Predicted 3D model of RNase P RNA and transfer RNA as a complex of 521 nucleotides. Rfam match: Bacterial RNase P class A.
RNA sequence: GAAGUGGACCGGAUGGCCGCUGGUCGCAGCUUCCAGGAGCCGCCAUAUCGGCUCGAUUAGGCUGUCGGCGAGAGGAAAGUCCGGGCUCCGCAGGACGCAGUGGUGGGUAACGCCCACCGGCCGUGAGGCCAGGGAAAGUGCAACAGAGAGCAGACCGCCUAAGGGAGGCAACUCCCCGGCAAGGGUGAAACGGUGAGGUAAGAGCUCACCAGCAGGCCGGGUGACCGGCCUGGCUCGGCAAACCCCACUGGGAGCAAGGUCAAGCAGGGAGCAGCCGACGCGCCGGGCGACGCCACUCGCCCGGGCGCUCGCACGGGUUGGUCCGGCCCGUUACCGACUCCCGGGUGGACCGCUUGAGGAGUCCGAGCAAUCGGCUCCCUAGAUGAAUGGCCAUCGCCCGCCCCCAUGAGGUGCGGGAACAGAACCCGGCUUACAGGUCCGCUUCGGCC
RNA sequence: CCUCCCGUAGCUCAGUGGCAGAGCGGCGGUCUUAUAAGCCGAUGGUCGCGGGUUCGAUUCCCGCCGAGAGGA
Numbered sequence: 001g002a003a004g005u006g007g008a009c010c011g012g013a014u015g016g017c018c019g020c021u022g023g024u025c026g027c028a029g030c031u032u033c034c035a036g037g038a039g040c041c042g043c044c045a046u047a048u049c050g051g052c053u054c055g056a057u058u059a060g061g062c063u064g065u066c067g068g069c070g071a072g073a074g075g076a077a078a079g080u081c082c083g084g085g086c087u088c089c090g091c092a093g094g095a096c097g098c099a100g101u102g103g104u105g106g107g108u109a110a111c112g113c114c115c116a117c118c119g120g121c122c123g124u125g126a127g128g129c130c131a132g133g134g135a136a137a138g139u140g141c142a143a144c145a146g147a148g149a150g151c152a153g154a155c156c157g158c159c160u161a162a163g164g165g166a167g168g169c170a171a172c173u174c175c176c177c178g179g180c181a182a183g184g185g186u187g188a189a190a191c192g193g194u195g196a197g198g199u200a201a202g203a204g205c206u207c208a209c210c211a212g213c214a215g216g217c218c219g220g221g222u223g224a225c226c227g228g229c230c231u232g233g234c235u236c237g238g239c240a241a242a243c244c245c246c247a248c249u250g251g252g253a254g255c256a257a258g259g260u261c262a263a264g265c266a267g268g269g270a271g272c273a274g275c276c277g278a279c280g281c282g283c284c285g286g287g288c289g290a291c292g293c294c295a296c297u298c299g300c301c302c303g304g305g306c307g308c309u310c311g312c313a314c315g316g317g318u319u320g321g322u323c324c325g326g327c328c329c330g331u332u333a334c335c336g337a338c339u340c341c342c343g344g345g346u347g348g349a350c351c352g353c354u355u356g357a358g359g360a361g362u363c364c365g366a367g368c369a370a371u372c373g374g375c376u377c378c379c380u381a382g383a384u385g386a387a388u389g390g391c392c393a394u395c396g397c398c399c400g401c402c403c404c405c406a407u408g409a410g411g412u413g414c415g416g417g418a419a420c421a422g423a424a425c426c427c428g429g430c431u432u433a434c435a436g437g438u439c440c441g442c443u444u445c446g447g448c449c
Numbered sequence: 450c451c452u453c454c455c456g457u458a459g460c461u462c463a464g465u466g467g468c469a470g471a472g473c474g475g476c477g478g479u480c481u482u483a484u485a486a487g488c489c490g491a492u493g494g495u496c497g498c499g500g501g502u503u504c505g506a507u508u509c510c511c512g513c514c515g516a517g518a519g520g521a
Base pairs, nucleotide, nucleotide: 001445002444003443004442005441006440007439008438009437010436012395013394014393015392016391017390018389020072021071023069024068025067026066027064028063029062030061031060032059037054038053039052040051041050042049074420078431079430081429082428083427084426085425086254087253088252089251093324094323095322096321098250099249100248101247102246103117104116105115106114107113118132119130120129121128122127133245134244138243139242140239141238155184156183157180158179159178163176164175165174166173167172192210193209194208195207196206197205211235213232214231215230216229217228218227219226220225258351259350260349261348267342268341269340270339271338274312276311277310278309280308281307282306283305284304285302286301287300288299289298290297313331314330315329316328317327318326358378359377360376361375363374364373365372366371397417398416399415400414401413402411403410450520451519452518453517455515456514459473460472461471462470467504476490477489478488479487497513498512499511500510501509
């Protein structure tokens, strides 16, 4: 210098004028509604409930064609793909199912994210990619080609030792019955490789070495795993992002969650399950007695009525699978926090709402790192048809032309350009989009010293 | 905010691991004086895009892009 690879970061600056959103201070107008305080009433007593009155006025609240001050989008605010916080739900317990994840160790509030390591593949290399558990539990799939595609297969080929037959004097030849996975060929994939022995020809058939597998032992490592030795049978294929098996995780819904206030309206139809029992309690009713009569009270009794409790049964609910359990509501009422259908009203205000797993430091400490702990400093949008903008000037950046020049550098020159995109409850990630630019580590090749 | 479905020839749709198809349309031919209908023939594809799994992907998985539907 060229090519490449990994990472970090910026993504206009300054000033003026005019606007927008919310905050704060002042001024002006309206008001005493709200909060806080005292008293009274609902109510015999109580208040953290409701209503009324008083008081507070150098005060509170609301509003503004008003004035001042300071603040106001992002690295992805996006896609809504994961994970949490937060809030609510007739507690959330179990079984099956379903969905997701999948090497090991760590980080974290959690994750499918991040870091480090292991293994495999790719690259000369820096580095990159991997849903990376299980295929000797089971089921299934493999088109076409090919003889044969899963405990395989005789198409070409090799052999004629054993058995049978024919021919020939014989050597031998041919046929049958057969043997063979060494060679050819097909395919993505064909049941280890090389050499020797062996054989009729062959073959892990046998042996040596190598590769791979299983078992055992030793060493290293927290572990995934790595290294070594011995033995074995000689070799046991691929796909689980096919069903499946194993391990782990998952209650559901989502800020239109949820709460308060105000305003307004009109409700209607259909469905649904015990005239169960226990006697325990209470009330009512009736009868008898205390008591000569009536009333009250008390006691006893009842095939009585109502309500409560308990048990069993049934119906519904438990906010997107089924069942069981638990819990809640109900069971003769035209009822119900129930289900379905039709219809009506509102579509306003406030809280939630922004101080939080917050940000920054060439800080200190632990760690290889992700990250964690400590110290100091800072406050940094809260809109709701939805603000965060527009114009001008100067400078900076990029591109083209022109001038100068051997080139490079350069120029008060002329013209043009500046991306992707915009909060909506809040965070941690992932993914995707992005004009232009800056910095750092490393690799390979070439040149010079 | 939550959830679901779709994308295949010009149009409407099949195909769910193994050579991408049907109907209509368009083109050429035949028939007819001519047109339509009929008959015959050929053409026409980045299976929305990118990556992965697999021997092999329209199909399975992941991420984008586009279009649509439902609920509060």
The coordinates come from a structure-prediction model, not an experiment, and the mean pLDDT is 76.